[in-house]
Parts: sequence; structure tokens; C1' cells
RNA sequence: UAUAAAGAGUGUGGGAGGGACAGGCCCGUUGAACACACAGCAACCUCUCGAAAGGUGCUAAAUCCUGCAAGGAAACUUGAAAGAUA
Repeated sequence: UAUAAAGAGUGUGGGAGGGACAGGCCCGUUGAACACACAGCAACCUCUCGAAAGGUGCUAAAUCCUGCAAGGAAACUUGAAAGAUA
């Protein structure tokens, strides 16, 4: 600096956590994290510029929602911050 309401998961091992943080709300012994294998999505970088070869990333839920500011009676809207990836 750019992007995000789109998209894409199975198996084996493992054995209780996970969704950044806080609050909420969810996911999880009908098997979490993590590792490996294979598969897929995407198109940031490279390249032969694509019907995607290589390097990252990703494959529950809007970045799961909110957090700060402005407007508003409220619902809510807009913008930022933070985090993530390149």
C1' cells in the first nucleotide's frame, strides 16, 4: 500500500480444546488443536499471462458479531482502529 458479505475437505494419526485479543455467540468425544497424505479454492508474487506451471495464503459461521468515532429516538448506517494475508 492492497484485499475481505464470493469461493473451497476428505482420510490417517492424535485425544481436548478451538474460533487473534476482550465481551458475546458458536464449533468440538457423532472427535478440537496439531501433524501427515491426497483433494480443492483463490489469483498477491513469479512466469510461458492462463483452461494456473512454481512460491505464499486459504478450505464452519461477513475478518462469526461487537469493541473506537460521527449521525440517529431507535433499528441501523458510514468511517476508523485492531488483527489476517500479500
Predicted 3D model of an 86-nucleotide RNA (SAM riboswitch aptamer (S box leader)) from a bovine gut metagenome.